[in-house]
RNA sequence: AGGCGCGUAGCUCAGUUGGUUAGAGCACCUGCAUGACACGCAGGGGGUCGUUGGUUCGAAUCCAAUCGUGCCUACCA
Numbered sequence: 001a002g003g004c005g006c007g008u009a010g011c012u013c014a015g016u017u018g019g020u021u022a023g024a025g026c027a028c029c030u031g032c033a034u035g036a037c038a039c040g041c042a043g044g045g046g047g048u049c050g051u052u053g054g055u056u057c058g059a060a061u062c063c064a065a066u067c068g069u070g071c072c073u074a075c076c077a
Base pairs, nucleotide, nucleotide: 001073002072003071004070005069006068007067010026011025012024013023019057028044029043030042031041032040050066051065052064053063054062
């Protein structure tokens, strides 16, 4: 320098060809229950999908640039 992949809630991830409200598990908070803790049950908070711009009536999903990260190839010495 070139190529491929990844970046979605605190953590691990899902999201099939753009469309209705962005989800799951764990964690966290409240209540129930217990002498108390754990387990269990009920309920709840938290994200604008790495960033910026574009296409579209509509983008996590398409396009471009860019940042971070992993791997591969090449070049140099």
Molecule: transfer RNA
Organism: Pseudomonadota bacterium